[in-house]
RNA sequence: UUCUUAUCCAGAGAGGUGGAGGGACUGGCCCGACGAAACCCGGCAACCUACAUUGAUUUCAAUGAAAGGUGCUAAUUCCAGCAGAACUAUAAGUUCUGGAAGAUGAGGG
Numbered sequence: 001u002u003c004u005u006a007u008c009c010a011g012a013g014a015g016g017u018g019g020a021g022g023g024a025c026u027g028g029c030c031c032g033a034c035g036a037a038a039c040c041c042g043g044c045a046a047c048c049u050a051c052a053u054u055g056a057u058u059u060c061a062a063u064g065a066a067a068g069g070u071g072c073u074a075a076u077u078c079c080a081g082c083a084g085a086a087c088u089a090u091a092a093g094u095u096c097u098g099g100a101a102g103a104u105g106a107g108g109g
Stems, first nucleotide, its partner, number of pairs: 001109008013041001015040003021031003025081004042073003047069003051064005077101001082098006
């Protein structure tokens, strides 16, 4: 970098360093000197490994815990971005479903 697959309306600090930016992209709409990014500490979760219990006599499943590997820690993946349906209708708009894109884990090239 690419492919496959699972998940994405829950959860998580008025801490330290740091100083202006950040929320992937585009359009919105937001967050930010009552201090952004980043780093550290803390925390959340439980995807993978290991572990415990139970059931199935390799494999496996459920539950638990959270030691190791990640991840996450404003707003639903902040909303829409393509297609369809319903409602309304001049236009615009609202709701729902699917998809695309993205993020993360695990596995493969």
The RNA shown here (SAM riboswitch aptamer (S box leader)) has 109 nucleotides and comes from Serpentinicella alkaliphila. NCBI's taxonomy places the organism under Bacteria, Bacillota, Peptostreptococcales, Natronincolaceae, Serpentinicella. Rfam family: SAM riboswitch aptamer (S box leader). Gene Ontology term of the family: regulation of gene expression. Of the family's consensus pairs, 94% are formed in the model. The prediction has a mean pLDDT of 84. The RNAcentral record of the sequence draws on Rfam.